[in-house]
RNA sequence: GGGGCUGUGGGUUAAUGGUAAACUAGCCGGCUCCAGACCGGCUGCUGGGGGUUCGAUUCCCUCCAGUCCCA
Repeated sequence: GGGGCUGUGGGUUAAUGGUAAACUAGCCGGCUCCAGACCGGCUGCUGGGGGUUCGAUUCCCUCCAGUCCCA
C1' cells in the first nucleotide's frame, strides 16, 4: 500500500427493516443470628458522521478502533 472480518449496558452474547432481549455484574428489598445460595424489583447499551426509507442494530457511503490475509 491492497483486501477480508468485527464493533450492541461494566463483561459475554441475541435481535436480517417495525416496542433493542437474555445471562452475568452493580444497586435496593425479602429470607437468614450473619454471610452465601435463593426470591422480588431497579439502573444502564447499538463506535462517530452522513444517506436511503413512513420507519435503520439491520441496507448504502465515509471515518475511527481492533483483528486476519497478501505485498
Record summary:
A computed fold for a 71-nucleotide RNA from a Nanobdellota archaeon, annotated as transfer RNA. The RNAcentral record of the sequence draws on ENA. Lineage of the source: Archaea > Nanobdellati > Nanobdellota. Model confidence (mean pLDDT): 82 of 100. Its Rfam family is "tRNA". It is annotated as a transfer RNA.